RNA sequence: UGAGUCGACCGGGCAGUCGCUGGUCACUUUGCGGUGGCGAGAGGAAAGUCCGGGCUCCACAGGGUACGGUGCCAGGUAACGCCUGGGAGGCGCGAGCCUACGGAAAGUGCAGCAGAGAGUAGACCGCCCGGCUUGUCCGGGUAAGGGUGAAAGGGUGCGGUAAGAGCGCACCGCACGCGUGGUAACACUGCGUGGCUAGGUAAACCCCACCGGGAGCAAGGCCAAAUAGGAAUCCGUUGACGUGACCCGCGUUGGAUUCGGGUAGGCCGCUGGAGGCGUGUGGCGACGCGCGCCCUAGAUGAAUGACUGUCCAUGACAGAACCCGGCUUAUAGGUCGGCUCUUUUC
RNA sequence: GCUCCCAUCGUCUAGUGGUCCAGGACACCGGCCUCUCACGUCGGUAACAGGGGUUCGAACCCCCUUGGGAGCGCCA
Numbered sequence: 001u002g003a004g005u006c007g008a009c010c011g012g013g014c015a016g017u018c019g020c021u022g023g024u025c026a027c028u029u030u031g032c033g034g035u036g037g038c039g040a041g042a043g044g045a046a047a048g049u050c051c052g053g054g055c056u057c058c059a060c061a062g063g064g065u066a067c068g069g070u071g072c073c074a075g076g077u078a079a080c081g082c083c084u085g086g087g088a089g090g091c092g093c094g095a096g097c098c099u100a101c102g103g104a105a106a107g108u109g110c111a112g113c114a115g116a117g118a119g120u121a122g123a124c125c126g127c128c129c130g131g132c133u134u135g136u137c138c139g140g141g142u143a144a145g146g147g148u149g150a151a152a153g154g155g156u157g158c159g160g161u162a163a164g165a166g167c168g169c170a171c172c173g174c175a176c177g178c179g180u181g182g183u184a185a186c187a188c189u190g191c192g193u194g195g196c197u198a199g200g201u202a203a204a205c206c207c208c209a210c211c212g213g214g215a216g217c218a219a220g221g222c223c224a225a226a227u228a229g230g231a232a233u234c235c236g237u238u239g240a241c242g243u244g245a246c247c248c249g250c251g252u253u254g255g256a257u258u259c260g261g262g263u264a265g266g267c268c269g270c271u272g273g274a275g276g277c278g279u280g281u282g283g284c285g286a287c288g289c290g291c292g293c294c295c296u297a298g299a300u301g302a303a304u305g306a307c308u309g310u311c312c313a314u315g316a317c318a319g320a321a322c323c324c325g326g327c328u329u330a331u332a333g334g335u336c337g338g339c340u341c342u343u344u345u346c
Numbered sequence: 347g348c349u350c351c352c353a354u355c356g357u358c359u360a361g362u363g364g365u366c367c368a369g370g371a372c373a374c375c376g377g378c379c380u381c382u383c384a385c386g387u388c389g390g391u392a393a394c395a396g397g398g399g400u401u402c403g404a405a406c407c408c409c410c411u412u413g414g415g416a417g418c419g420c421c422a
Stems, first nucleotide, its partner, number of pairs: 002341009012311007020041002023038006043317001047328002050326005055216004062248004067212005072086005087101001088099004102207002107205002109201002124146002126142006132135001154172006173196001174194005179188003220268004230259006239253004261421003275294008312315001347418007356372004364402001374390005395411005
């Protein structure tokens, strides 16, 4: 210099004018309200609603079955399917990246077509032996060679054999046991045993371990207004309801569905929180603990906009609706840092 | 806002791991029939919303995205 990889961050700036939604102060109004000053006002994803939790109601959610989810190990956390560190496997020269990564010797199922044979193996061609009727023949042996297929039941070599074969042996692989290291997953150029049996699929049923009660702010509570507190059907105390898949248990005592009627107003929940920033400290790290400082949207037809000037790189994806931790998806352009590889130079 | 559901030819649909380069009906196009049209008959064009994964193999199983649809206020 070029190529690449990982991480962090910004994602239009400044000034002026006029608006919009909250807060606070002052003035004004009987009151509703109005005017003025000051200060605040979308995101890294506010999104998808895919997970987890807080909060609220149903029992302070209890026992069991079913159902669903997760799935190497250890840790972090309020919790998680998230994160961190490690292991194993795979990709890359490398920095580094990816992985739904428990069990197929508990059982069941599935594998079209092709092929002789698809899981208790198997004889189509070939090879070898035998027979006599001597041939496109029959019987037997053989999984080394060919062929089919995604997949054909350890690999290489030597011995052995009629030809072959873990049939025997050596090495490699595999399984099991022990030892050593490690909290563990696991590792070992450690020791021994076994001729090798146990193919694939669990994002097929299933088994094992762990987790999960249901519903969601239109939760839930209060005030006000209004009336036809009505009709039909069904169930009915060994019942029904409490949204719950069911049983037990607990609570309540009529309930469910449909039709009809009324009202579509206000307040709370509502934003100060597992909060942010700085710093010290423990830890490889995720993160924890201590101290100091700061307050930073809260609407309900739903605010954050419009115009002007100026600068540059001419501005992408996109707009809160109870809150928070994650994941995933979208994103023009730009800044900084760590590391790797190639070439050249020192 | 919350909770669910769905996506296959132009339209309505069948297919729930293989015999599916996805079947049927209507529509469309071409031939035959007819003096011509219709009817009839023969043939043809035409689709798994997009991307990724699991599997030997995916319309079907899993994940993400896109698009569409449905339900949910209070009182008695």